[in-house]
This record gives sequence, C1' cells and structure tokens, in this order.
RNA sequence: AGUUUAUAAAGAACGAAGGGAGAGAACAGGCUCUGUGAACUUCUGGCAACCACUCCCCGCGAGAACGGUGCCAAAACCUGCCUAAAAUUUUUUAGGAAUUAUAAACC
Repeated sequence: AGUUUAUAAAGAACGAAGGGAGAGAACAGGCUCUGUGAACUUCUGGCAACCACUCCCCGCGAGAACGGUGCCAAAACCUGCCUAAAAUUUUUUAGGAAUUAUAAACC
C1' cells in the first nucleotide's frame, strides 16, 4: 500500500515555542478560518475509550485511563450519486450508496 470489520450530527486550549502563507481528504460549486499568524514540528494541557489492562452476571456488560494509537473551529463545514415522501419550479426532510478519516485483525 491492500482486504475486512466497527465508528464518524457528542466531546476536548482563541495554550506556549519555532515556522512564515496558506488551510478546511480528492475533484467541483459554495462557505468558513488565517500576518490579531495558516500548514507543519516540538512541548504542555485536555477529550475520548478502538487495542491492551481489571472485574463479572461472560452480555452489543461494567471499571480505570498507567501503556499503544487517535483526536482537540464549523455535522467528515455543506452540497454534488440513488430512493422515497412532501413542497411546487427547484427546494425541504428521511434513508442509502460512494469516497475519506481512525482503530483492530489479516496480508
């Protein structure tokens, strides 16, 4: 890198140092953040509970948060594809798919 499974409308610093113009996954249309300092690196703080840990009534259970990750603007920022129902001239709601991200297993 790839495959599978699970989760993704919750939560968490407007922190400090460095850095110096972009960022919000890809493409597109929007919209938002950003020299009152973006991405990125380090440190501190925090959130959460996938693996690991403990207990048990062994269940889609409970606990803790030291370890392995992960995460800390806005619904994965919104939409774009399909179905259905409303509304009525292109919009709203619900569901699904696809894609992406994270974890674990396999390879």

This is a predicted structure of a 107-nucleotide RNA (SAM riboswitch aptamer (S box leader)) from Raineya orbicola. NCBI's taxonomy places the organism under Bacteria, Pseudomonadati, Bacteroidota, Cytophagales, Raineya. The sequence was found by an Rfam model in a public genome assembly. It matches the Rfam family "SAM riboswitch aptamer (S box leader)". From the family's description: The SAM riboswitch is found upstream of a number of genes which code for proteins involved in methionine or cysteine biosynthesis in Gram-positive bacteria. The model forms 97% of the base pairs in the Rfam consensus.